[in-house]
Molecule: c-di-GMP-I riboswitch aptamer
Organism: Gemmatimonadota bacterium
């Protein structure tokens, strides 16, 4: 340094649910809570899943696209610690 990942240390994140707010919606933000997480840090690039009231684009037609999800998987970038 790489792989790897302890019933180690230091620090960190926060499912479900509840409250407030935002959004048409999927969902998001903040607070409480703490199921879990060694990338549960960052990026919607590929795939998956979910959503769409109005508007725009595309189509013979149809959410097909413009959306959400990084705590669904892959990929990219970065990063703490060091037993076996």
């Nucleotide at each position: 340094u790489u792989c790897c990942g302890a019933c180690a240390a230091c620090a960190g994140c926060a499912c479900c649910c509840c409250g407030a707010c935002c959004g048409c919606g999927a969902g998001g933000u903040c607070g409480g809570u703490c199921c879990g997480c060694a990338a549960a840090g960052c990026c919607a690039c590929g795939g998956g899943u979910c959503u769409c009231a109005g508007u725009c684009c595309a189509u013979c037609a149809u959410g097909g696209g413009a959306g959400a999800u990084g705590g669904c998987c892959g990929g990219g970038c970065u990063g703490c610690c060091g037993a076996a």